RNAcentral holds the sequence, with entries from ENA. Transfer RNA from Blastocladiella britannica, 72 nucleotides, folded computationally. Its Rfam family is "tRNA". By type it is a transfer RNA. The prediction has a mean pLDDT of 81.

RNA sequence: GCAUUCGUGGUGUAGCGGUUAACAUCCAACCCUUCCAAGGUUGUGGCCCGGGUUCGAACCCCGGCGAAUGCA
Numbered sequence: 001g002c003a004u005u006c007g008u009g010g011u012g013u014a015g016c017g018g019u020u021a022a023c024a025u026c027c028a029a030c031c032c033u034u035c036c037a038a039g040g041u042u043g044u045g046g047c048c049c050g051g052g053u054u055c056g057a058a059c060c061c062c063g064g065c066g067a068a069u070g071c072a
Base pairs, nucleotide, nucleotide: 001071002070003069004068005067006066007065010025011024012023013022018055027043028042029041030040031039048064049063050062051061052060
């Protein structure tokens, strides 16, 4: 330099065009318990950036940035 794959809460993942972006974990409050742990309820927090297509984009297209792998 070229190609491919990927980028979603603090962390690990799902979501392949339309409903409130889902699950686990972490964190906070409350319940339970003599206390702790475990368990239960509730809550906070997210689509890498810009543009395009579309009635509608996390999802499709283009560019940028970053990461991994391969080739040179």